[in-house]
RNA sequence: GGCCCUAUCGUCUAGUGGCUAGGACAGCAGAUUCUCAUUCUGCUAACCAGGGUUCAAUUCCCUGUAGGGUCA
Numbered sequence: 001g002g003c004c005c006u007a008u009c010g011u012c013u014a015g016u017g018g019c020u021a022g023g024a025c026a027g028c029a030g031a032u033u034c035u036c037a038u039u040c041u042g043c044u045a046a047c048c049a050g051g052g053u054u055c056a057a058u059u060c061c062c063u064g065u066a067g068g069g070u071c072a
Stems, first nucleotide, its partner, number of pairs: 001071007010025004018055001027043005048064005
C1' cells in the first nucleotide's frame, strides 16, 4: 500500500428502517440484617465523526477516524 471485518451505557452485549435503544455486571438509593455480605426493589447511564438517501436512519450508502484480520 491492496482487500476484508468491527465501532451502542463505566465494562460485556441485543437490536438489519418507525423500539420509551433492551439485558447482564458495575455504580447510587431504599428494604432486609446488630454490622458486613447475600437477597429483593427502584434509579442513573449509550448509538465513533461528518455528509447523503428516506416522510422517517443505531440500522442503508459515501468519506474520515480508531481498532483487528489477511496479502504483498
A computed fold for a 72-nucleotide RNA from a Candidatus Shapirobacteria bacterium, annotated as transfer RNA. NCBI's taxonomy places the organism under Bacteria, Bacteria candidate phyla, Candidatus Shapironibacteriota. It was read from a public genome assembly. The coordinates come from a structure-prediction model, not an experiment, and the mean pLDDT is 81. It matches the Rfam family "tRNA". Rfam classes the family as a transfer RNA. Rfam links the family to the GO term triplet codon-amino acid adaptor activity.